[in-house]
RNA sequence: CUGUUGGAGAGUGACGUGACUGCCCGCCGGGCAUCGCGUCCACCGAAGGGGCAACCCUCGGGCUUGAGCCCGCGGCGAAUCUCUCAGGUUCCAGGACAACAG
Numbered sequence: 001c002u003g004u005u006g007g008a009g010a011g012u013g014a015c016g017u018g019a020c021u022g023c024c025c026g027c028c029g030g031g032c033a034u035c036g037c038g039u040c041c042a043c044c045g046a047a048g049g050g051g052c053a054a055c056c057c058u059c060g061g062g063c064u065u066g067a068g069c070c071c072g073c074g075g076c077g078a079a080u081c082u083c084u085c086a087g088g089u090u091c092c093a094g095g096a097c098a099a100c101a102g
C1' cells in the first nucleotide's frame, strides 16, 4: 500500500420549496408519506484540518571553583487530549483504529 472482517457518537428537528413519485379527500384544490435543495436551531467527533505538555534548541539575564544549574521571550514538538473549520446526527455510504492475508 491492497484485499477481507470488525468498527462508536449525535435530531428520521423546525420552516420553506421542488418532484420520475405513492396514498387519501368533501376534488384541478388541498392533505399525508418519501426523496432532493435552501435557511435556522440543537447536538456528535473516529475522514480530513487547527491548537499544545514535557524533552530538546537559539538568544538574553543570573548563580557556580567547575561540571553544570535557574529564569524569561522565541523555536521544535503527540494523542483516542482539545477546537468543532470541514464532515456527520433513520438506513445505505463514510468512518479513526484493530485483526487476518498478501
Base pairs, nucleotide, nucleotide: 001102002101003100004099005098006097011041013040014039015038016037017036018035019034021033022032023031024030025029042089043088044087048085049083050082051081056075057074059072060071061070062069063068

Glycine riboswitch aptamer from a marine eukaryotic metagenome, 102 nucleotides, folded computationally. Its mean pLDDT, the model's own confidence on a scale to 100, is 84. Its Rfam family is "Glycine riboswitch aptamer". About the family: This family represents the bacterial glycine riboswitch.